[in-house]
Context: one part of a larger RNA
RNA sequence: CGUUUGAUUCUUGAGGAGAUUUGACUCUAGUACGAGAGGACCGAGUUGAACUGACCUCUGGUGUACCAGCUGUCCUGCCAAGGGCACCGCUGGGUAGCUAUGUCGGGAAUGGAUAAAUUCUGAAAGCAUCUAAGAAUGAAGCCAACUCCAAGAUUAGGAAUCGUUGAGAGCCCUAGAAGAUGACUAGGUUGAUAGGCUUUAGGUGUAAGCACAGUAAUGUGUUGAGCCGAGAAGUACUAAUUGCUCGAUU
Numbered sequence: 001c002g003u004u005u006g007a008u009u010c011u012u013g014a015g016g017a018g019a020u021u022u023g024a025c026u027c028u029a030g031u032a033c034g035a036g037a038g039g040a041c042c043g044a045g046u047u048g049a050a051c052u053g054a055c056c057u058c059u060g061g062u063g064u065a066c067c068a069g070c071u072g073u074c075c076u077g078c079c080a081a082g083g084g085c086a087c088c089g090c091u092g093g094g095u096a097g098c099u100a101u102g103u104c105g106g107g108a109a110u111g112g113a114u115a116a117a118u119u120c121u122g123a124a125a126g127c128a129u130c131u132a133a134g135a136a137u138g139a140a141g142c143c144a145a146c147u148c149c150a151a152g153a154u155u156a157g158g159a160a161u162c163g164u165u166g167a168g169a170g171c172c173c174u175a176g177a178a179g180a181u182g183a184c185u186a187g188g189u190u191g192a193u194a195g196g197c198u199u200u201a202g203g204u205g206u207a208a209g210c211a212c213a214g215u216a217a218u219g220u221g222u223u224g225a226g227c228c229g230a231g232a233a234g235u236a237c238u239a240a241u242u243g244c245u246c247g248a249u250u
Stems, first nucleotide, its partner, number of pairs: 001152001006162006015149004021049007033038001051106005059100004066093005071086006110144003117137004168246004172188005193239003196235005202228003209222005
């Protein structure tokens, strides 16, 4: 821009893409078969490999949010307690998020038309013949079925509702399950969208101060303390104000 009136929401599916893999073991059954040695078809089940989708409860990784320990040095007048710098200073842990080596799932069943092949009936050719007319089986393959996209499918589809008495959209703002920017999604006071505050899952691991014991280093008690808390819940305290623009009956 089109879809010859504009929108919002929900859809149909022409067509397209993806997937389609495979091992071992058990039972059937040491059966059929075979002198024996050996050893099945068919069918039923279990468990893997590789590939692939999603996710983070578990096992781990990361985790320059966070907590603790430690060293040197400078600073807060000093002690104590802290702050800066030293690869995040080093070390030990670690929430959310992101992750695989972790967890869960998938390639199942079924139908149709067939290939090679196997057949029935059956002439040409009084016989025979799967074929010439006719009819039936038959594959990991083909077409559906499964998953995803999909009306620019220009044959541009359908439904509901609303609309110049203005439907709807945007600008703007708060944000994140989204993200380079656009876009998308959740919201904008008729509000839990983000921050703050309160509580908390969880992390770290017993703060500071004081008291006591000890000459002291230090230990004990207050104390599973203090600090954090990207997760969760609640709560309008703060910020999403007011408003403006576009917009459809050739």
The part of an RNA shown here (large-subunit ribosomal RNA, domain VI) has 250 nucleotides and comes from a bacterium. Its mean pLDDT, the model's own confidence on a scale to 100, is 89. Rfam family: Bacterial large subunit ribosomal RNA. The sequence was found in a public genome assembly.